[in-house]
RNA sequence: CUCCUCGUAGUUCAAUGGACAGAACAAAAGGUUUCUAACCUUUCAAUGGGGGUUCGAUUCCCUCCGAGGAGA
Repeated sequence: CUCCUCGUAGUUCAAUGGACAGAACAAAAGGUUUCUAACCUUUCAAUGGGGGUUCGAUUCCCUCCGAGGAGA
């Protein structure tokens, strides 16, 4: 310098154009227990930034940022 893949909750992953973006673990509160653990209930929490296409974008396109990989 060129090309490829990826970026979603605190973490690991879903959602491949359709209406309130879900799950598990984690965290907080409550219940249970003599206490802890375990178990049950509830809550909190996210689409990397910008622009475009579309009635509608996590999804498609462009650009930037970041992570990884391949080649020279």

The RNA shown here (transfer RNA) has 72 nucleotides and comes from a Candidatus Nomurabacteria bacterium.
Rfam family: tRNA. By type it is a transfer RNA.
It was read from a public genome assembly.
Its mean pLDDT, the model's own confidence on a scale to 100, is 80.